[in-house]
């Protein structure tokens, strides 16, 4: 995801039925109602009405009589709340032989006789503000009081019977105790009806006791004094320490007493399959309460919700002396809160008080009225309807989607407005009759049956019926995954979304809009709160090797558990039968409202608890037995089991004494230390405490900590075998209780070695460490404490079951010459099968499979703290939390990455070396700085002489002006006009204008074609995004590696081939092998070079021949050289090696030898590497500008830092003269010969050459001779200053180059650092690209021409293994202090409030008591 709900909140709202409605504050309450009634119980008036009298003030007489008054019954019901209460409150079974019961009821019973005297009202009178209160007088009653009489009542006494304790019954005997009348009818000796009194029974209601059952906290472990009990007595309707005296000393608690905490319980309601959890709102049943507390009276009933007394607190009212009140009743304020309604009508029905009764009261109840608060039910139209309308929206522009949706036509008319007209809810009561019935003398009456018979709040009611019209009525939530439903745009880690997970940083199906969908409807949605899922507290129905989770071990109490046979017996179990489980819910069905909800019948069901009969298998009890469990005896073994004594030799250091001399000692290298006062070293002797080499050993013992030298006494366990005993005697254990390494602590010894702390030395940024020298506690003993450890097998104890191999300990039986060997018990290991695990791994010594008893978990941190108790001498130890915080920690495994882990093997990676760079000048890039502008990009390696193969202008993209706007530049349309152009000129910095001169083409004659103008489409952008992209590069790396299919193998992630033996430049080959195949890479195929051969010889070549200055020229095709082709080289041969392999290692032959030697050639991927400015491209963005034109500038700046480079610093040199040897290109807007001018750059000049021919073109170093002599020079050339050359419209900004002078720095470069292994470094000079000019860069050519012991270390990489808390992957991760805010908790001097305990002291009302005093009609006795 679901389902609920007395709900709120946000957006909406059409109708109607049925419910519901302060959950917070038992917080205060205004005003109003919410209990009265009875004149037929009683006396009796006001007022009024008549009538009469009057002094008009009244008075009097009937009458009809309110209000108040005595007096009855009701106010103890009904309504309202949920504070208290963990207790017989409540629920369910029962008891009561321990009790009451108004009204009510019985075809019960018996009476109502006869007096009596008060006292309200009322009058009169006094106090008070009131509220009210006092005195006097005088009256009534169904009010009060005697007497009289009465038992089936009550009490006491004897005694019968039956029984469950005070029951029930029968008898006698004594005592003792009642009363009220009033109405009706008749007329009189009276009936009736309604009351009163005794008594029996009955309903009903209540009290009381009892079993069971009923929430947390044990960080609440002991509590109890009337406490627990007898006895007597007193109290109560009633039992009972319910109270008082005396005696006893008991009662209750681990099955949780007392304490604290929270809570009204229950039928039910909600979820849930259930089992359970949660909840106690509406209805209904019990308790409690009534502003707080306390306490009585009255009554049948209260200790009383609209009663009474006192006390407190708080309103009110006061004349200040007093006094009044109690909404948790309906309505209603206030106030609190997110919240929760009208001060509505009626007593018509239902019910309840009183009343003979009419009636009268009834905020109980009927109903109506706000609230979408929640259930049901209806509705907002229906049917035709494509041009698929308009509009919106998206688009690859075609459509597409909103959409049959609208419009429109045709129909209904629930709901809606107006009107008419109308059920049921009314039953019957008085009363009018009729009929029966019992009694009577009759009547009025009783009692039953019947026929008439008033009375509607709800209400303009429900339903019907006319009239009218689609009319009056839709929202809400979602749409990235879960989870059903996407797009466009906006925005730009902003706004803002969010239930988890996570969207937002310029393309956001997650933000906002909008469209479009989806869902669910009078609602949708969110918050909240309970179940579910969650087997996530696991009875159903979970777990402890490593994820939390076995107690350190034992040993044992209470429990649990428990062998086998036999009888009883019925607690427990099973099965009947019966009472109970209210109703109302909930189920099934049937019914009534039109239908549902919602009511109403019916019937099942309710697992509970109690009372009865049965059964006897299993459990339990009792009882008699048995031996298989246990456990003892007696007879062997083995052993560092444990305690206590003695003893014993090594080895350390100290002592003394010898011998002897400079060192010793340490260390990674030293130093502190020790020694010439004689050490180490060595020999002798002694002296002390400690610890037990060798054997020795995954070997023994031991319960677990642990136990090692022999020897001696004491003393516990185990294990084998047989054989006798006892006869279930077990097993497990909460707490108790004992034992427990090391370290630590007290008292008392002891002290050789070692050794916390401290000290000195070193190491280091430091170094309170590791390293060294010393050196106290300690370590040892004894006796007492501490009670924890990775006390680990991170695996409780027992008991049984379940394939096997192979080692070791200790015993036993067979066997056997003798070692072996089988088979058996009882330890200890190792390796496997099933099985089981999340895997790793267990695997007969289980982590399997069962059983029984114990301990422990329950997401991480906080935290094994705090607090609190308990131990402990102290350290500390046991028990043990929360606030708050985070999504997570955490277990085994995989891939990979990495590692100052290991193995093996490459590279100019070290090493051997040459030369550089890092210094100085100077070129160039770059970074910074500056500037209008110094465009823009490249930035570790993998940016920095790099895009750029060449910026003076142009390039160009910057910058300042100046210009144009369909544009510089490409397509189409429309119109218009005409070639375009080119040449002179004029303004202008030029672009660009303005002038003048010349000037087509094809035609079907419509027109085109080219070119201007105009206009409209659109063009342009070196603008932005390389993190939107394509292609192309760069790196790792020319490293050997990536990967697949099928198969096997794991639960998976993967894994296996690809690991492993060799070998190799190589994943190259060979072997093996759950693996056999393959594919991208390697290698080879291409190309240039090295040899030869063929075949060709011009412009190349010349050995022979001739011939020239000259391969000049005849001539050769022999050489060399060119170009086209072939051959050649495969480890192919021979030795070893090697595993009969692959392959190395020697050799032979050969130009070439083991991939000759170069190049091109770059596997899956990594770096979000790098480019939108090569291009090419989505998105954005600009459009009189971010396009384009043009001039000038700038890309060349100049405190600095870097990177690449060139020259040099000199004698292996410098300079001068002479002489010799190349490859490769190049060349028509080209190369440019000789010759001549110039010092020279070059100019003049022109032959040859589209090039094996001409030309650039001199190669240079190099050799030969000569100068120079160690100096800032004859080295070095910057830099400046003068003449000048070339290119080019044009060298100032800013071009090369010459030639004269000028001669900086510079003496080989600190830390660091780059390059290279053969034709290679080093070193010489040539060309060529770009190019008008402009290389010290770049790519190419040759020419001289050098050194590696190897793999320990740095660097990089590849295979294989291992750890790993990493996986943006060691540039990770990830610990703590400090600082500032905040937020929780703990602790704190201590303040203050409140609660309970116990002792004590005042003490209100009240109720028993007891004593005084006083007052009393009726009643008693005296007297009078």
């Nucleotide at each position: 995801a679901g389902a609920a709900c007395g709900a709120a909140c946000g957006c909406u709202g059409g109708c109607g039925g049925c419910a519901c409605g302060u959950u917070u504050u038992a917080a205060g309450c205004a005003u109003g109602c919410a209990a009265g009634u009875c004149g037929a119980g009683g006396g009796g008036u006001a007022u009024g009405a008549u009538g009469c009298c009057u002094u008009c003030g009244g008075g009097u007489a009937u009458c009809c009589g309110a209000g108040a008054c005595c007096g009855g019954c009701g106010g103890a019901c009904g309504g309202g709340u949920g504070a208290g209460u963990a207790a017989c409150a409540c629920g369910u079974a029962g008891a009561u032989g321990a009790u009451c019961u108004a009204c009510c009821u019985u075809u019960c019973a018996u009476g109502u006789u006869g007096g009596g005297g008060a006292u309200a009202g009322c009058c009169c009178a006094u106090g008070g503000a009131a509220a009210c209160a006092u005195g006097g007088g005088g009256u009534a009653a169904u009010a009060c009081c005697g007497a009289a009489u009465a038992a089936a009542g009550c009490c006491a006494u004897a005694c019968u019977a039956c029984u469950u304790u005070g029951g029930u019954u029968a008898u006698a005997u004594g005592g003792u105790g009642a009363a009220a009348g009033g109405g009706g009818c008749g007329u009189u000796u009276g009936c009736c009806c309604c009351g009163c009194c005794u008594g029996a029974g009955g309903a009903u209601g209540a009290g009381u006791c009892u079993g069971c059952g009923c929430c947390c906290c044990a960080u609440u472990a002991g509590c109890u004094a009337g406490u627990u009990g007898g006895u007597a007595g007193g109290g109560u309707a009633a039992a009972a320490g319910c109270c008082u005296a005396c005696c006893a000393a008991g009662g209750c608690g681990a099955c949780g007493a007392u304490g604290g905490g929270u809570a009204g319980c229950c039928g039910g309601c909600c979820u849930g399959a259930g089992a359970g959890g949660g909840u106690g709102a509406a209805c209904g049943g019990c308790c409690a309460c009534a502003u707080u507390g306390g306490g009585a009276c009255u009554g049948a009933g209260a200790c009383a919700c609209g009663g009474c007394c006192c006390a407190g607190a708080c309103u009110c009212c006061u004349a200040c002396g007093g006094g009044a009140g109690g909404c948790a009743g309906c309505a209603g304020c206030u106030a609190a809160g997110a919240a929760u309604c009208u001060u509505c009508c009626g007593c018509a029905a239902u019910g309840g008080g009183c009343g003979a009764a009419a009636g009268c009261c009834u905020g109980a109840c009927g109903g109506a009225g706000c609230g979408a608060u929640g259930c049901c039910g209806c509705g907002u139209g229906g049917a035709u309807g494509a041009c698929g309308a308009a509009g919106g929206c998206c688009g690859a522009g075609a459509g597409g989607u909103u959409g049959u949706a609208a419009a429109a036509u045709c129909c209904u008319u629930u709901u809606c407005c107006a009107g008419a007209a109308g059920a049921a809810g009314a039953a019957u009561a008085a009363c009018c009759g009729u009929g029966a019935c019992a009694g009577g003398a009759a009547a009025u009456g009783g009692u039953c049956a019947u026929g008439g018979g008033a009375u509607g709040a709800c209400g303009u009611u429900a339903a019907c019926c006319u009239g009218g019209g689609a009319a009056u009525a839709a929202g809400c939530u979602c749409c990235g995954g879960c989870c059903a439903a996407u797009u466009a745009c906006g925005u730009g880690c902003c706004a803002g979304c969010a239930g988890c997970c996570g969207c937002g940083g310029u393309a956001a199906c997650a933000c906002g809009u909008a469209a479009g969908g989806a869902g669910c409807a009078a609602g949708c949605g969110u918050u909240g709160u309970u179940c579910g899922g969650a087997a996530u507290u696991a009875u159903u129905g979970g777990g402890c090797g490593u994820a939390a989770a076995g107690g350190g071990c034992g040993u044992g109490u209470a429990g649990g558990c428990g062998g086998u046979u036999u009888g009883a017996u019925a607690a427990g179990u099973c099965u009947g039968g019966c009472g109970u489980g209210a109703a109302a819910g909930a189920c099934a069905u049937c019914a009534g409202c039109u239908u549902a909800a919602c009511u109403g019948g019916u019937g099942g069901a309710a697992c509970g608890c109690a009372c009865u009969g049965g059964a006897a298998a299993c459990u339990g009890u009792c009882a008699a037995g048995c031996u298989u469990g246990a456990a003892u005896u007696c007879a062997g073994u083995a052993g560092g089991g444990g305690a206590a004594g003695u003893c014993g030799g090594a080895a350390u250091u100290c002592c003394u004494g010898g011998u002897g001399u400079a060192g010793g000692a340490g260390u990674g290298a030293a130093a502190u230390c020790u020694g010439u006062u004689g050490a180490u070293a060595u020999c002798a002797g002694g002296a002390a405490g400690a610890a037990c080499a060798c054997c020795g050993g995954u070997g023994g013992c031991g319960a677990a900590g642990g136990c090692g030298g022999a020897c001696u006494u004491c003393u516990g366990g185990a294990c084998u075998u047989g054989a006798a005993u006892u006869g279930a005697c077990g097993c497990u254990g909460a707490g108790g209780c004992g034992c427990g390494a090391a370290a630590g602590c007290g008292u008392a010894g002891g002290u050789a070695g070692c050794a916390a702390a401290c000290a000195g030395g070193a190491u280091u940024a430091g170094a309170u460490a590791c390293c060294c020298u010393g050196g106290u506690a300690g370590u040892c003993u004894a006796c007492g404490c501490c009670g924890u450890a990775a006390a680990c097998g991170a695996u409780g104890u027992g008991c049984a079951c379940u394939g096997g191999g192979u080692g070791u300990a200790g015993g036993g039986u067979c066997g056997a010459u003798g070692u072996a060997g089988a088979c058996u018990c009882u330890g200890u290991g190792c390796c496997g099968a099933a099985g089981u695990u999340a895997a790793c791994g267990c695997g007969a010594u289980a982590a399997g499979u069962g059983c029984a008893c114990c301990g422990c978990c329950u997401g991480g941190g906080g935290a094994g703290u705090a607090u609190g108790c308990c131990g402990g001498c102290a350290a500390c130890g046991g028990u043990g939390a929360a606030a708050c915080u985070c999504a997570a920690a955490g277990g085994a495994a995989u891939u990979g990455a990495c590692g100052g882990g290991g193995g093996c093997c490459c590279g100019c990676a070290c090493a051997a070396g040459c030369g550089g760079u890092g210094g100085a000048g100077c070129a160039u890039g770059u970074g910074g700085u500056u500037u209008a502008a110094u465009u823009c990009g490249a930035u570790g390696a993998u940016a920095c002489g790099c895009g750029a193969g060449g910026a003076a202008c142009c390039u160009u993209a910057c910058c300042a002006g100046g210009g144009c706007u369909u544009g510089a530049c490409a397509u189409c349309u429309a119109c218009u006009g005409g070639a375009c152009g080119a040449c002179c000129u004029u303004a202008g910095a030029g672009a660009u204008a303005g002038g003048g001169u010349u000037u087509c083409c094809c035609u079907u004659c419509g027109g085109g074609g080219c070119c201007g103008g105009u206009a409209g489409a659109c063009a342009g952008g070196u603008g932005c995004u390389g993190c939107a992209u394509g292609g192309c590069u760069g790196u790792c790396g020319u490293c050997a590696g990536c990967u697949c299919g099928u198969g096997c193998c794991g639960u998976g992630a993967g894994g296996u081939g690809u690991u492993g033996g060799g070998u190799u430049a190589a994943g190259u080959c060979c072997c093996g092998c759950a693996a056999c195949g393959a594919g991208c890479g390697c290698a080879a195929c291409c190309c240039c070079u090295a040899u030869u051969c063929u075949u060709a010889g011009u412009u190349a070549c010349c050995a022979u021949c001739a011939u020239u200055c000259a391969g000049u020229u005849g001539g050769g095709g022999a050489c060399u050289c060119u170009a086209a082709g072939a051959a050649g080289a495969c480890u192919g041969c021979c030795g070893g090696u090697g595993a009969c392999a692959a392959a190395c290692c020697g050799g032979a032959g050969g130009a070439a030898g083991g991939u000759g030697g170069g190049g091109a050639c770059g596997a899956c991927g990594u770096c979000a590497a790098g480019u939108c400015a090569u291009c090419a491209u989505g998105g954005c963005c600009c459009u009189u500008a971010u396009g384009u034109c043009c001039u000038g500038g700038g890309c060349c700046a100049c405190a600095c830092a870097c990177g690449u480079g060139c020259u040099a610093c000199a004698a292996u040199g410098g300079c001068c003269g002479g002489c010799a040897c190349a490859a490769a290109g190049c060349g028509a807007c080209g190369c440019g010969a000789a010759g001549c001018c110039g010092c020279g750059a070059g100019g003049c000049g022109a032959a040859g050459c589209c090039a094996a021919a001409c030309g650039c073109a001199a190669a240079a170093a190099g050799c030969c001779g000569g100068c120079c002599u160690c100096a800032g020079u004859u080295c070095a050339g910057a830099u400046u200053g003068g003449a000048g050359u070339c290119u080019g419209a044009a060298a100032c900004c800013c071009g090369a180059c010459u030639c004269c002078a000028u001669g900086a720095a510079g003496g080989u470069g600190g830390a660091a650092u780059c390059g290279c292994u053969a034709g290679u470094a080093a070193u010489c000079g040539c060309a060529c690209a770009u190019c008008a000019g402009a290389a010290u860069g770049g790519u190419g050519c040759g020419g001289u021409g050098a050194u590696a012991c190897g793999u320990u270390c740095c660097c990089g990489g590849g295979c294989c293994u291992u750890g790993u808390a990493c996986a943006c992957a060691c540039c990770g991760c990830c610990c703590g202090u400090c600082a500032c805010a905040c937020c929780a908790c703990c602790c704190g001097a201590g303040u203050u409030g409140g609660a309970g305990g116990u002792a004590c002291c005042c003490g209100a009302a009240g109720u028993c008591g007891c004593u005084a005093g006083u007052c009393u009609a009726a009643c008693u006795g005296u007297c009078a």